[in-house]
Context: one part of a larger RNA
RNA sequence: CUAUGGUUAAGGAACUCGGCAAAAUAACCCCGUAACUUCGGGAGAAGGGGAGGUUUCUUCGGAAACCCGCAGGAAAUAGGUCCAGGCAACUGUUUAGCAAAAACACAGGUCUCUGCUAAAGCGUAGGCUGAUGUAUAGGGGCUGACGCCUGCCCAGUGCUGGAAGGUUAAGAGGAGAUGUUAGCUGGACGUAAGUCAAUAACAGCAAAGCUUCGAAUUGAAGCCCCAGUGAACGGCGGCCGUAACUAUAACGGUCCUAAGGUAGCGAAAUUCCUUGUCAGGUAAGUUCUGACCCGCACGAAAGGCGUAAUGAUCUGGAUACUGUCUCAACCAUAGACUCG
Numbered sequence: 001c002u003a004u005g006g007u008u009a010a011g012g013a014a015c016u017c018g019g020c021a022a023a024a025u026a027a028c029c030c031c032g033u034a035a036c037u038u039c040g041g042g043a044g045a046a047g048g049g050g051a052g053g054u055u056u057c058u059u060c061g062g063a064a065a066c067c068c069g070c071a072g073g074a075a076a077u078a079g080g081u082c083c084a085g086g087c088a089a090c091u092g093u094u095u096a097g098c099a100a101a102a103a104c105a106c107a108g109g110u111c112u113c114u115g116c117u118a119a120a121g122c123g124u125a126g127g128c129u130g131a132u133g134u135a136u137a138g139g140g141g142c143u144g145a146c147g148c149c150u151g152c153c154c155a156g157u158g159c160u161g162g163a164a165g166g167u168u169a170a171g172a173g174g175a176g177a178u179g180u181u182a183g184c185u186g187g188a189c190g191u192a193a194g195u196c197a198a199u200a201a202c203a204g205c206a207a208a209g210c211u212u213c214g215a216a217u218u219g220a221a222g223c224c225c226c227a228g229u230g231a232a233c234g235g236c237g238g239c240c241g242u243a244a245c246u247a248u249a250a251c252g253g254u255c256c257u258a259a260g261g262u263a264g265c266g267a268a269a270u271u272c273c274u275u276g277u278c279a280g281g282u283a284a285g286u287u288c289u290g291a292c293c294c295g296c297a298c299g300a301a302a303g304g305c306g307u308a309a310u311g312a313u314c315u316g317g318a319u320a321c322u323g324u325c326u327c328a329a330c331c332a333u334a335g336a337c338u339c340g
Stems, first nucleotide, its partner, number of pairs: 001335008010326002014324001019321001028050004036041001038145001052067006068072001080319007087311002092104002108143007120129003146306004151236003156233002158229005165224003171218002176213002179210002183205004187196003237255005264298001265295001276292005
């Protein structure tokens, strides 16, 4: 010096991001116990007090007298507590090996699909799960106990319903056309000589059949269209003026929109400016609590606001306590060092 453990004057968080770590509290008995509350809790709340041995008595719980020690829960094991707030109702689950949480789950709520060969899912299939269940059942989505509630918008997207019209595939349909050749017509080429040709070359036309293309017409769902639907995806304004001090604007005007954010909450796990302003707590408070509202950029099941209990949760304060510190010291053990 390192690790583990022990003790410490005076002070007692001045340490530090933060009381991290340590100390303190502690089992049992008695007294006593607040706010709040879902009446169960909170609660071991908090805060006090007690304790050994012998003899006698005893209703066996205890009582009285006496005795010893510095010390009687004689060693060891055995909650620190309180106040306020955020989040999540709770018990539970999770990143095996840096995160245990406010994340996940949850009971409860709600929407939606599904009538049974169910919907949904796995498999190429046979088949299986759902379920030896049957809408008080099963699948999926969102929310997340409980209390009070859950506003406006259906223009866009989605879903559901509708069928008049428009558009629309294959298929049906077949006007018309292409190619082919029995046949019919003309000899053809060349300036000419001539060549080819009557066993029909070359040119034109062309029936039937076959082949290929193909207009009108017909033709479903879907889409366009018409409605509904937000605990479906989502969205929920701007400018200007106005009251007998000033300021502000209950009020008015105007533009735009599908509709312009209701209740509640609000510098918040959300507030940039910002250490906002005021109040509380401190001698002094960027944190904390209570208000205000100018919400950069809260807001109602991606739920809003409350909420007793719960939490190895997060934040602020207080008390007890202490080597965390002022400021360090000593001791023990194991290393470190020397020899082997």